The RNA shown here (small-subunit ribosomal RNA) has 1464 nucleotides and comes from an uncultured bacterium. Its mean pLDDT, the model's own confidence on a scale to 100, is 84. It matches the Rfam family "Bacterial small subunit ribosomal RNA". Gene Ontology terms of the family: structural constituent of ribosome and ribosome.
[in-house]
RNA sequence: AACGAACGCUGGCGGCGUGCUUAACACAUGCAAGUCGAACGAGAAAGCUCCUUCGGGAGUGAGUAGAGUGGCGCACGGGUGAGUAACGCGUGGGUAAUCUACCCUUGAGAUUGGGAUAACCUGCCGAAAGGUGGGCUAAUACCGGAUAACACCUGUUUCUGUAGGGAGGCAGGUCAAAGAUGGCUUCGGCUGUCGCUUGGGGAUGAGCCCGCGUCUCAUUAGCUGGUUGGUGGGGUAACGGCCUACCAAGGCAACGAUGGGUAGCUGGUCUGAGAGGAUGAUCAGCCACACUGGAACUGAAACACGGUCCAGACUCCUACGGGAGGCAGCAGUGGGGAAUAUUGCGCAAUGGGGGAAACCCUGACGCAGCGACGCCGCGUGAGUGAGGAAGGCCUUCGGGUCGUAAAGCUCUGUCAGAGGGGAAGAAGACUAUUUGAUUAAGAGUUAGGUAGUUUGACGGUACCCUCAAAGGAAGCACCGGCUAACUCCGUGCCAGCAGCCGCGGUAAUACGGAGGGUGCAAGCGUUGUUCGGAUUUAUUGGGCGUAAAGAGCAUGUAGGCGGUUUGUUAAGUUAGAGGUGAAAGCCCCGGGCUCAACCUGGGAAGUGCCUUUGAUACUGGCAGACUUGAGUACGGGAGAGGGUAGUGGAAUUCCAAGUGUAGAGGUGAAAUUCGUAGAUAUUUGGAGGAACACCAGUGGCGAAGGCGGCUACCUGGACCGAUACUGACGCUGAGAUGCGAAAGCGUGGGGAGCAAACAGGAUUAGAUACCCUGGUAGUCCACGCCCUAAACGAUGAGUACUAGGUGUUGCGGGUUUACCUGCAGUGUCGCAGCUAACGCAUUAAGUACUCCGCCUGGGAAGUACGGCCGCAAGGCUAAAACUCAAAGGAAUUGACGGGGGCCCGCACAAGCGGUGGAGCAUGUGGUUUAAUUCGAAGCAACGCGAAGAACCUUACCUGGGUUUGACAUCCUUCGAACUCUUAGGAAACUUAGAGGUGCCCUUCGGGGAGCGAAGUGACAGGUGCUGCAUGGCUGUCGUCAGCUCGUGUCGUGAGAUGUUGGGUUAAGUCCCGCAACGAGCGCAACCCUUACCCUUAGUUGCCGUCAUUAAGUUGGGCACUCUAGGGGGACUGUCGGUGUUAAACCGGAGGAAGGUGGGGAUGACGUCAAGUCCGCAUGGCCCUUAUGUCCAGGGCUACACACGUGCUACAAUGGCCGGUACAGAGGGUUGCAACCCCGCGAGGGUGAGCCAAUCCCGAAAGACCGGCCCCAGUUGGGAUCGCAGUCUGCAACUCGACUGCGUGAACGUGGAAUCGCUAGUAAUCGCGUAUCAGCAUGACGCGGUGAAUACGUUCCCGGGCCUUGUACACACCGCCCGUCACACCACGAAAGUUUGUUGUACCAGAAGUCGGUGUGCUAACCUUUGGGAGGCAGCCGCCUAAGGUAUGAUUGGUAAUUGGGGUG
Repeated sequence: AACGAACGCUGGCGGCGUGCUUAACACAUGCAAGUCGAACGAGAAAGCUCCUUCGGGAGUGAGUAGAGUGGCGCACGGGUGAGUAACGCGUGGGUAAUCUACCCUUGAGAUUGGGAUAACCUGCCGAAAGGUGGGCUAAUACCGGAUAACACCUGUUUCUGUAGGGAGGCAGGUCAAAGAUGGCUUCGGCUGUCGCUUGGGGAUGAGCCCGCGUCUCAUUAGCUGGUUGGUGGGGUAACGGCCUACCAAGGCAACGAUGGGUAGCUGGUCUGAGAGGAUGAUCAGCCACACUGGAACUGAAACACGGUCCAGACUCCUACGGGAGGCAGCAGUGGGGAAUAUUGCGCAAUGGGGGAAACCCUGACGCAGCGACGCCGCGUGAGUGAGGAAGGCCUUCGGGUCGUAAAGCUCUGUCAGAGGGGAAGAAGACUAUUUGAUUAAGAGUUAGGUAGUUUGACGGUACCCUCAAAGGAAGCACCGGCUAACUCCGUGCCAGCAGCCGCGGUAAUACGGAGGGUGCAAGCGUUGUUCGGAUUUAUUGGGCGUAAAGAGCAUGUAGGCGGUUUGUUAAGUUAGAGGUGAAAGCCCCGGGCUCAACCUGGGAAGUGCCUUUGAUACUGGCAGACUUGAGUACGGGAGAGGGUAGUGGAAUUCCAAGUGUAGAGGUGAAAUUCGUAGAUAUUUGGAGGAACACCAGUGGCGAAGGCGGCUACCUGGACCGAUACUGACGCUGAGAUGCGAAAGCGUGGGGAGCAAACAGGAUUAGAUACCCUGGUAGUCCACGCCCUAAACGAUGAGUACUAGGUGUUGCGGGUUUACCUGCAGUGUCGCAGCUAACGCAUUAAGUACUCCGCCUGGGAAGUACGGCCGCAAGGCUAAAACUCAAAGGAAUUGACGGGGGCCCGCACAAGCGGUGGAGCAUGUGGUUUAAUUCGAAGCAACGCGAAGAACCUUACCUGGGUUUGACAUCCUUCGAACUCUUAGGAAACUUAGAGGUGCCCUUCGGGGAGCGAAGUGACAGGUGCUGCAUGGCUGUCGUCAGCUCGUGUCGUGAGAUGUUGGGUUAAGUCCCGCAACGAGCGCAACCCUUACCCUUAGUUGCCGUCAUUAAGUUGGGCACUCUAGGGGGACUGUCGGUGUUAAACCGGAGGAAGGUGGGGAUGACGUCAAGUCCGCAUGGCCCUUAUGUCCAGGGCUACACACGUGCUACAAUGGCCGGUACAGAGGGUUGCAACCCCGCGAGGGUGAGCCAAUCCCGAAAGACCGGCCCCAGUUGGGAUCGCAGUCUGCAACUCGACUGCGUGAACGUGGAAUCGCUAGUAAUCGCGUAUCAGCAUGACGCGGUGAAUACGUUCCCGGGCCUUGUACACACCGCCCGUCACACCACGAAAGUUUGUUGUACCAGAAGUCGGUGUGCUAACCUUUGGGAGGCAGCCGCCUAAGGUAUGAUUGGUAAUUGGGGUG
């Protein structure tokens, strides 16, 4: 785009079309083929009229109806598509091999006789259908004779031709008929029309034959006995094996016979740019069929839709004896189905049949009805109208949108409605009259004219006019992308959507609804089907190295293709002409319906076929020539080319003997194994089999597989050189044939080594493996099979052409060590070109030609079935159901690797100290509980949020209250606020009362600010949910050195380059190089602190000098220390070496400090949907007398257990007692607190001083000195428990810290495992601070003492750069294979069973044609009257449908069981 459509929703009108695609299923009822009295005989009735002896009769009806004989028609028209793969159809021819009723034209004729028969009458049989006997009668029915040809047959002959033909001549023979109806008539006849007979011609129609075209399967490869041909005969309108007898043995087939499946064919139709593809409704041509099968009759034509006979199935009637029927005609019914109409009107028109005609018949046809089934046209209103109404929807709450849309106002009048008018389609026919022709004629007939009468189903329809009235007339689908059109609500991987991709798991433009929008519109969507897009079967117009695809290789048949040249031919080719290519349709130009659809006139086109006349370049055929393709001869050299025979040495193993002694062997390490019965080792000799080291080489040979010691023989091929010869002999190659690694099979040998299977030993979770020790087939030979490989260059063969460079093998040429050059091979690099890219590139995957093979999404599957081959294993050929939306190639960026290279890090190693064991502290899990609030979860949760849970905190639980609320804003009323008292209560809260009246303004009424109380509703409130809706902040990789951009360049592109490379660095730090050049975020530096110096300033700090004191206490001073401001200093600057003259590194000097001096702050692009809604903020959702809020008590502190982080220890480098010395950094007014007094002590009392370089906390501890302890569960260790206290606080019971006395647990250095640390570090020692009423083993800081070790980068972990592989991209915590279990699905096999189709053989054989017979019967003719001729019945034979029997083939269905496959 289309449709004979169907379904869903919807539906105003008209025109023109169209309508059982399924059950060629079955059919009730009506109609669809009759007509002619001018062919013929016979011939009613009702009714009416009259007569009547009442029985009836006559006339009319009426020569009517109905029936019969006869003629013509019924073979047309109409339906259907079952069958048919065929001369069925299409196209073009042939018929010299034929027929043709009716029609036209033309010639001749039409004479004379005869016998029957139906109707009718009558008898009989039958239920019926119907049948039968007797009697009568007619014809245009039937028969005989006559006549007759240019008809037919025989003979002969002429001309002509493409055959057996055509056109004639002569002779002989044979064959015909019917009348009807008019007119005139002098009854003799004449004449018209129609009909009849026989010829010629025409027209029309038909039969037969031929060339070409006409679906699919080769998993159908051979078929055929009347088969192929001939002769004779028969048959037909006609040729012919069409039929028959005989003879011959042919015919068809890979250019697809035979068989299976499917199918009516065509003009056309749909689609497509075309070529094509699909299709064959309506209309038209042809064919076939008419319940199924068979058969003939009649006829011009049938083997006959509405005829006959037979058989079968089915239906109906029946008196059970027997009969009837055939809608695939028009309507209609049932059934089937998703689905397809009225039992209508009319012969008015067109056409057909009959008739002389009138006329009759006609479900052909013309019309109407039903169906939006299709196409076309029209309408459902037009203009104006902003308060942008109401209302809906959305909203950022401002507004936006539906929307000029509505309403309102002004108009119009199509369709529908009502009323009125009103066609065309009609031509003819009949009657009368008239003219011409025919005729003797004014009959008749015929051709016209005039007048009159008459014919319309549709239909009072089309069309026209009038009336009233915006009144009666819009839906459907869609809105994520493709694809035009977006928001809200509901839902929450549910419900659902979906053509593909895909939507939906709480903010869905994708589901459902709504508003809005988009598209089409009386329709719109969906489904189905066809073509297109699809160059996705590729002729136009594809491919095969890696995506699917080159056969393992060759030889060669058919076939296809083929060098140069001459002549000829004209098959292909090409040009002209002629015929045909039906009509309709398509296209063009016109015309008619108001337009259009539709109808119609003319033209064009119809790519095709046939005939004919030319042309001859090319292809082909034929004839001839040529040498360049191909081949032969000659001379050479090369070679693991093949076959056979012989032969050689090394090595392994075995055997024998000698020497010799305890191991050998084997492995990562071992063991099995061998060995004291003498191994291994070593020496000598022997046996046997297999393979041939070095040479050896991207070297050679071969078609491929493949070929390797040496020698001989036989043998194939290639190459080089130079001449001669043949003369296209060539290339490819479907089938076919041969060869074809390894493994395997058969028979017979052989068997050293190796070695499937097998055994043992190891390894391992296991180890039917890898490793080891053994070991059989096999490996070897001969003969025969098998026929497959990643049989690979994953690249078919041949020919020609298209830059080069450089190796190598063989044979030459020039010049001669060098070098140049030719041919043939074999490699490598590379240009153009090609390629999706990778890559190929004279050995093409380039440019062309020829031929063959092969491919067409993945899986199922190279499988099943079938066939062929094989001894088997198996091979070759080769599907489908079903299932998926991918499978695949090349390249890119990442990530990953028990890949590689380089490098780094307390990563390992080297060290020191810990953890893991004990007790306790603390956090977590788990458990428990009314609650044990919540979060954090590997590193990167777990002394984390929490810098401090007795109440509070507090979010949890129990109980008691409260509802505009504990808190914010607004409104109303009252009261200043506020203070005090009373009662209940655990408190919150509730209750009662008293006091009290302030500030600002004022018009003196009042108002305002602020606070409190009461009330109302907006609202408050929520540590309720979602960190996967978010902001912000944070952790982590990681202080790792990376992450990017602009321009340029390269690539089809993703991307690459830069950023890679060579060095170097802590560093993408720097240098050099480079199709890159620059830049940004990171690194570094800038900042703070610390280490040195200078300077400025000296109080609360300091004090050398001068005084003074118990004391820098004071005077004095500011040099020093120190404090805190400002500067300096370090930059690889300098020297040497190394390095590329670089960057840089190493070493040295100087220096307080040396190579970023130490430490801190600082965290790129990003990753982890990392953490946090319980810090804060915030979208959405949820609660609102509760999930809010207030209060009391409890809980977060529980305790069998498990883990993390710590503290204290286990002791002598220690513990205890005493004494002595030395810090830093902090903190302090609801605070730090000195001195003094009390207490053993915690502490208490008092309170100087200090808002702090001034006073206080404040004692530093370890260390050092002296003493005791003497290796023990202790004078180690301090848990636990008891008693007594102190402090804080409203309150230490659950549940604080501390003190004293007493008690004195585990623990004796901690398994597997694991952590921190590289220097002022680890370790060890104490001090301070935040939080805080109180509570520190935690956190954050501070100083004191103060080590050991680092060979080094193999390994573990993490990271960076380069490279490589990848089937990963959620990125290895990836992906993914197979079995098993379960469910479902389709398929294969299967004992069988069953259906259809069909072959062969045989039996039997209806009707019927034909043949034979015909003793029975018999009108026409003949007859000598006896009979004959002819005919009929009957019988026999051939053929034969349905049927039967037997046996095959084939196709489906089904089946216990079974096999694999697919999906989950």